This is a predicted structure of a 415-nucleotide RNA (Bacterial RNase P class A) from an Anaerolineales bacterium. The coordinates come from a structure-prediction model, not an experiment, and the mean pLDDT is 78. The RNAcentral record of the sequence draws on ENA. Lineage of the source: Bacteria > Bacillati > Chloroflexota > Anaerolineae > Anaerolineales.

RNA sequence: UGGGUCGGCCGGGCGAUCGCGGGCUGUCCUGAGCGAAAGUGAAGGGCAGUCCGAGGAAAGUCCGCGCUCCACAGGGCAGGGUGCCGGGUAACACCCGGGCGGGGAAACCCGCGGACAGGGCCACAGAAACAGACCACCUCGGAUGCGAGUCCGAGGCCAGGGUGAAACGGUGGUGUAAGAGACCACCGGCGGCGCCAGCAAUGGGGCCGGCCAGGCAACCCCCAUCCGGAGCAAGGCCAAGCAGGGGCGAGGAGCUGCCCGCUCCGUUCGAGCCCCGGGUAGGCUGCUUGAGCCCGGCGGCAACGCUCGGGCCGAGAUAGAUGAUCGCACAGGCUCCGGUCAGCGGGAUGAAGGCCAUCGGCCGUAAACCGCCACCGGCGCCGGACAGAACGCGGCUUACAAGUCGGCCCCCGGC
Numbered sequence: 001u002g003g004g005u006c007g008g009c010c011g012g013g014c015g016a017u018c019g020c021g022g023g024c025u026g027u028c029c030u031g032a033g034c035g036a037a038a039g040u041g042a043a044g045g046g047c048a049g050u051c052c053g054a055g056g057a058a059a060g061u062c063c064g065c066g067c068u069c070c071a072c073a074g075g076g077c078a079g080g081g082u083g084c085c086g087g088g089u090a091a092c093a094c095c096c097g098g099g100c101g102g103g104g105a106a107a108c109c110c111g112c113g114g115a116c117a118g119g120g121c122c123a124c125a126g127a128a129a130c131a132g133a134c135c136a137c138c139u140c141g142g143a144u145g146c147g148a149g150u151c152c153g154a155g156g157c158c159a160g161g162g163u164g165a166a167a168c169g170g171u172g173g174u175g176u177a178a179g180a181g182a183c184c185a186c187c188g189g190c191g192g193c194g195c196c197a198g199c200a201a202u203g204g205g206g207c208c209g210g211c212c213a214g215g216c217a218a219c220c221c222c223c224a225u226c227c228g229g230a231g232c233a234a235g236g237c238c239a240a241g242c243a244g245g246g247g248c249g250a251g252g253a254g255c256u257g258c259c260c261g262c263u264c265c266g267u268u269c270g271a272g273c274c275c276c277g278g279g280u281a282g283g284c285u286g287c288u289u290g291a292g293c294c295c296g297g298c299g300g301c302a303a304c305g306c307u308c309g310g311g312c313c314g315a316g317a318u319a320g321a322u323g324a325u326c327g328c329a330c331a332g333g334c335u336c337c338g339g340u341c342a343g344c345g346g347g348a349u350g351a352a353g354g355c356c357a358u359c360g361g362c363c364g365u366a367a368a369c370c371g372c373c374a375c376c377g378g379c380g381c382c383g384g385a386c387a388g389a390a391c392g393c394g395g396c397u398u399a400c401a402a403g404u405c406g407g408c409c410c411c412c413g414g415c
Stems, first nucleotide, its partner, number of pairs: 001413001002410008013328006020053010033040002055386001059397002062395005067231004079227005084098005099112005113222002118220002120216003134161002137156008169187006188212002190209004195204003235285004244276005251265005292312005297306003332382003336378005343372004353363004
């Protein structure tokens, strides 16, 4: 360099103009309430200045928490989650370290309680899917044949064939009618009991037992352990109108600013005014300063932690703002033109040439030129991936154009 493997970063930049949401400051307008008035001024709006304004996944809503309300003596049943061991954490189905098994040449990747507690299931094929005789092998009886043998029946047998994803340990021997862990030696596995190392998972080693009958627990189940429910439309506060309760009450409203007049509603069924409780529309709050972010130090292999030091504030909308246009340059893609070096295809069913040789067979293709590909230079055109907060946080999963940085490995290849 090439190939592989693992991880990190970025997620378009700069400028101009116009626009949108929010905080603060200033100024102007409006002005609830209080007050006799002067005045004071909540909330709101306009303008100006200044600062901030989506993400690594804001997504799926799959886990785990915070927060809020409701429920709650204690124990059990039911239901659900998790599942090798140790650690981290607020917690987790997450992360780190370790163990074992599997894959790979390696870096590395994938998986994880229990199948001798019990039940259930194992498609198709196959005789049999957990206990089974289809073929073959062997024995006996019968039939037939001169005989070798063939056919029928009764049994033995899982060593061989065959089926399957999976068929009851392997090799050698003994044994037998034929065989078989039936028995023996060694190897492998499993179980039991001690020893050593380790916090543990587990590993190493010893003795004993022919125990050798598989798989599935994301089927029921067993064991261990954990688990109340609902969610910001949680919850809290204010509160038109209508309806309700109480008090005062004979007037009140409109034409109409005032007087007269007229009309309407009322005086038992109560107009109008005032007060009260709950509370709809609506508004405010919850709302963003937090398990916060950055740099350094210390502890730890690491995940992570710290009563450590310094710095920072980075959206808070509510039908939902974070955008649009133009210009510039850089990535990237496409067409065309020019150049360069090697390769590939055509040129080329095989030139020239060589070898064997009986007609013949075998080896071997050189170049011009054309096209493709790679790289360099240039004109032009196109041109930013996935996607958008809605109480917050930690994870997982999924989507993602282009760019960029680093660790590790070396089966095949080059320098």